[in-house]
Context: one part of a larger RNA
Molecule: small-subunit ribosomal RNA, 3' major domain
Organism: Bdellovibrionia bacterium
RNA sequence: UGACGGGGGCCCGCACAAGCGGUGGAGCAUGUGGUUUAAUUCGAUGCAACGCGAAGAACCUUACCUGGCCUUGACAUCUAGUGGAAGUAUCCCAGAAAUGGGUACGUCUUCGGACUGCUAGACAGGUGCUGCAUGGCUGUCGUCAGCUCGUGUCGUGAGAUGUUGGGUUAAGUCCCGCAACGAGCGCAACCCUUAUGUUUAGUUGCCAGCAUUUAGUUGGGCACUCUAAACAGACUGCCGACGUUAAGUCGGAGGAAGGUGGGGAUGACGUCAAGUCCUCAUGGCCCUUAUGGCCAGGGCUACACACGUGCUACAAUGGUAGGUACAGAGGGAAGCUAAAUCGCGAGAUCACGCAAAUCCCAAAAAGCCUAUCUAAGUUCGGAUCGGAGUCUGCAACUCGACCUCAUGAAGCUGGAAUCGCUAGUAAUCGUGGAUCAGAAUGCCACGGUGAAUACGUUCCCGGGCCUUGUACA
Numbered sequence: 001u002g003a004c005g006g007g008g009g010c011c012c013g014c015a016c017a018a019g020c021g022g023u024g025g026a027g028c029a030u031g032u033g034g035u036u037u038a039a040u041u042c043g044a045u046g047c048a049a050c051g052c053g054a055a056g057a058a059c060c061u062u063a064c065c066u067g068g069c070c071u072u073g074a075c076a077u078c079u080a081g082u083g084g085a086a087g088u089a090u091c092c093c094a095g096a097a098a099u100g101g102g103u104a105c106g107u108c109u110u111c112g113g114a115c116u117g118c119u120a121g122a123c124a125g126g127u128g129c130u131g132c133a134u135g136g137c138u139g140u141c142g143u144c145a146g147c148u149c150g151u152g153u154c155g156u157g158a159g160a161u162g163u164u165g166g167g168u169u170a171a172g173u174c175c176c177g178c179a180a181c182g183a184g185c186g187c188a189a190c191c192c193u194u195a196u197g198u199u200u201a202g203u204u205g206c207c208a209g210c211a212u213u214u215a216g217u218u219g220g221g222c223a224c225u226c227u228a229a230a231c232a233g234a235c236u237g238c239c240g241a242c243g244u245u246a247a248g249u250c251g252g253a254g255g256a257a258g259g260u261g262g263g264g265a266u267g268a269c270g271u272c273a274a275g276u277c278c279u280c281a282u283g284g285c286c287c288u289u290a291u292g293g294c295c296a297g298g299g300c301u302a303c304a305c306a307c308g309u310g311c312u313a314c315a316a317u318g319g320u321a322g323g324u325a326c327a328g329a330g331g332g333a334a335g336c337u338a339a340a341u342c343g344c345g346a347g348a349u350c351a352c353g354c355a356a357a358u359c360c361c362a363a364a365a366a367g368c369c370u371a372u373c374u375a376a377g378u379u380c381g382g383a384u385c386g387g388a389g390u391c392u393g394c395a396a397c398u399c400g401a402c403c404u405c406a407u408g409a410a411g412c413u414g415g416a417a418u419c420g421c422u423a424g425u426a427a428u429c430g431u432g433g434a435u436c437a438g439a440a441u442g443c444c445a446c447g448g449u450g451a452a453u454a455c456g457u458u459c460c461c462g463g464g465c466c467u468u469g470u471a472c473a
Stems, first nucleotide, its partner, number of pairs: 001473002003470003007467007015457002019421005026312008034303002042053002064298007073123001077122008087105003091102004108113001125287002128285003134281002136276003139272001141270001146185006152161003165176003191264004196232007205222003210219002235258001238252005314414001318373007330361003335354002340349003380411001386405002389402003427449007
């Protein structure tokens, strides 16, 4: 100087407390461990691995296994020799295919060559090892308020001072004091979005008044809504109290908004030899008729069991049936698909419109109004299993999603324990998107309805500052 303490002081955080809803019990989905297996590819492992890499494993993917094949190779550059245009085929034979054999068409040239086959050689190739050789990227402490430097001063020196102290703040934020005076990286602000208004603009958007219509449909209009560009607006600016005449704190006015208005992006010096050699790049090592390459089938989907994360429930604040209302944000051409017809339905047929403020996906759902069920393993719950189908796709057996008839399991609110959340939040209700041929209860986004509680900081956990002890570095 640090680190540590079941030392002390001060302070903060959904850290506790106060509340609301969960997990832990059930069924299923998904990941992991374990076990099994020819293989169940690999990585991630307290917080910070476990719906994680994977924004989507039937083949492909795919790295694994079994079997069949190739060896200058699926891909790149070049050299030497040698042959042929290259190529096209919905063709034939063998085969599981890869591949091998055959056939038909075709027959470049400026004679240099281009393209291509074979042979030989340099080399290719490796998701092989080492993340404890590395770059890059990322997680975490933590959006915590810290981490440092120059000069000066003090100290033999390590080092100290500044950065400590008194106040204050979300903040090393600011004020005052001070052997310090300044500065840098962080904080804040500048950026995006949301909340208010003005101006400009008025189609594909909107409709107050006039006419018109089934319908903003059409004429007309740009007031309004909305869209999208610029600008305004919030700064403790104003008033009062407190405070050291300070920084600031509390209350008030005005205001759409008030003291960082809400949200996002933004992550200092560093820590964990944290994670990643399987994104990529890369040193070293290793393989080179194989640890490289091609193909078919299988596996990654196994199942006594254990754990994590979720979904659906156990019901009446509910289920079922009928009627009816109101979003936002997205996506669409190898696409979204209206209407009509057929089908109980998944869907099919036909086909309008739309590269989309125009057309389509598209029905929002919870809600509201009626009716019914009457406390029951039920008209709750939907697992499981049988039949018949739809769709995608060469192909749904291993191993897809959906529909319909039938079947109708566990489950009556969950032990110890444990998680999230402070406001348009929790809870609850639907909607869209990426990936994607098909395949979400996951992920990312969107809006609708919309709470309760916070006395307080003794305690648990994590963190910051000062101080003290130390047989620790």